Transfer RNA from Gnetum parvifolium, 74 nucleotides, folded computationally. It is recorded under the gene name trnP. It matches the Rfam family "tRNA". Rfam links the family to the GO term triplet codon-amino acid adaptor activity. Taxonomically the source falls in Gnetum (Eukaryota, Streptophytina, Euphyllophyta, Gnetaceae).
RNA sequence: UGGGGUAUAACGCAGUUUGGUAGCGUGACAUCAUGGGGUGGUGUAAGUCGCGGGUUCAACUCCCGCUACCCCAA
Numbered sequence: 001u002g003g004g005g006u007a008u009a010a011c012g013c014a015g016u017u018u019g020g021u022a023g024c025g026u027g028a029c030a031u032c033a034u035g036g037g038g039u040g041g042u043g044u045a046a047g048u049c050g051c052g053g054g055u056u057c058a059a060c061u062c063c064c065g066c067u068a069c070c071c072c073a074a
Base pairs, nucleotide, nucleotide: 001073002072003071004070005069006068007067010026011025012024013023020057028044029043030042031041032040033039050066051065052064053063054062
């Protein structure tokens, strides 16, 4: 320098194919069961979907640019 990939909750990830309510597990908090603990059940909170712009009635999703990290080539 060129090509490819990844970026979504505190952590690990799905969702993108076909644009239409943002989800799962772990963790956190509350509560129930126990004499207490472990453990289990139920519920709750937590997200500018990496950043900026464009298209659209509507964008995590499509288009353009940028940033960070990883891989390949030189």
RNAcentral holds the sequence, with entries from ENA. The same sequence occurs in records of 5 taxa.